[in-house]
Context: one part of a larger RNA
RNA sequence: UUGGGCGUAAAGCGCGCGUAGGCGGCUCGCCAAGCGGGAUGUCAAAGCCCGGGGUUCAACCCCGGCCCGCAUCCCGAACUGGCGGGCUUGAGUUCGGUAGGGGAAAGUGGAAUGCCAAGUGUAGCGGUGAAAUGCGCAGAUAUUGGGCAGAACACCAGUGGCGAAGGCGGCUUUCUGGGCCGUAACUGACGCUGAGACGCGAAAGCUAGGGGAGCGAACAGGAUUAGAUACCCUGGUAGUCCUAGCCGUAAACGAUGGAUGCUAGGUGUGGGGGGCCGUGCCCCCCGUGCCGAAGCCAACGCAUUAAGCAUCCCGCCUGGGGAGUACGGCCGCAAGGCUAAAACUC
Numbered sequence: 001u002u003g004g005g006c007g008u009a010a011a012g013c014g015c016g017c018g019u020a021g022g023c024g025g026c027u028c029g030c031c032a033a034g035c036g037g038g039a040u041g042u043c044a045a046a047g048c049c050c051g052g053g054g055u056u057c058a059a060c061c062c063c064g065g066c067c068c069g070c071a072u073c074c075c076g077a078a079c080u081g082g083c084g085g086g087c088u089u090g091a092g093u094u095c096g097g098u099a100g101g102g103g104a105a106a107g108u109g110g111a112a113u114g115c116c117a118a119g120u121g122u123a124g125c126g127g128u129g130a131a132a133u134g135c136g137c138a139g140a141u142a143u144u145g146g147g148c149a150g151a152a153c154a155c156c157a158g159u160g161g162c163g164a165a166g167g168c169g170g171c172u173u174u175c176u177g178g179g180c181c182g183u184a185a186c187u188g189a190c191g192c193u194g195a196g197a198c199g200c201g202a203a204a205g206c207u208a209g210g211g212g213a214g215c216g217a218a219c220a221g222g223a224u225u226a227g228a229u230a231c232c233c234u235g236g237u238a239g240u241c242c243u244a245g246c247c248g249u250a251a252a253c254g255a256u257g258g259a260u261g262c263u264a265g266g267u268g269u270g271g272g273g274g275g276c277c278g279u280g281c282c283c284c285c286c287g288u289g290c291c292g293a294a295g296c297c298a299a300c301g302c303a304u305u306a307a308g309c310a311u312c313c314c315g316c317c318u319g320g321g322g323a324g325u326a327c328g329g330c331c332g333c334a335a336g337g338c339u340a341a342a343a344c345u346c
Base pairs, nucleotide, nucleotide: 003318004317005316006315007300008299012314014200015199016198021193022192023191025087026086027085028084029083030082031081033080034079035076036075037074038073039072040071041070042069049065050064051063052062053061054060090190091187092186093185094184095182096181097180098179102176103175104174105173106172107171108170109153113149114148115147116146118144119143120142124135125134161168162167205246206245207244208243209242210241214240215239219235220234221233222232257313258312259311260310261309262308265291266290267289268288269287270286271285272284273283274282275281276280295302296301319346320345321344328339329338330337331336
């Protein structure tokens, strides 16, 4: 729990797919459930309320009367709904193009780094604010050619592209999803949203098996310091990588749910199409930025990619702490996740 709200004050589910449900384009006919009108019955009397009257007023008393609800019948047909017919602008399909780090698998390349064996070569190297730990005469650092390994892909590279989100970047091949543009043709409302359900979901973490170059929680040592369980340095395990399976969280952010229509412009940029006196301009569609009209906003700001004007559907909020906790339930191997209070207190 009416109402008012959800970019930053509390509040948009991390994202999708879709069940029930809610909502739904233009037009014709029929029905009459919703809807509107009328009639009748009923809603005991009293009381309340309205109109009138009596007690000199009033309280009090008397007379008359509703509205509304329910039931039945009759009438109406604009709108909602139901049934039937039609339509093409919403939605979709076909066809022709097109951009892309969209996804999966297999293969492959160079630079860098480390290690191994060897050549040259000699006393230092490394590191810092300065040092030390560390490495080095058992020959390091440096340098040359060779071999091996793992991980990441410089330049291109861009408020540039793709994806629903998470996210995606060397190159090649195979398989595969979506988008955009153009043109007619086709289907004929097939649509929007979406409680549950189901799926996807960075990093870290977990299980099993591999792998391990560099980096590097923990840990050890060296410094710094009053101390230094840190910042700096030397090392370094898990991990980071792969395969299979879990986990299901995040400042999962545009802190802005999805869909549709409407409401000045200007200027960049990505994709496509068209036009012209075509060598540069103009126009149209889709995306992505910036600046700004009206309008909105507590302000900041937003502003055709709305936080403007409207409609539909979902989610969520309702003072701070206690607390995203306890208990219970469900899920998980665990870590924990999801759902989610109260006492008390200000």
This is a predicted structure of a 346-nucleotide part of an RNA (small-subunit ribosomal RNA, central domain) from an uncultured bacterium. The coordinates come from a structure-prediction model, not an experiment, and the mean pLDDT is 88. It matches the Rfam family "Bacterial small subunit ribosomal RNA".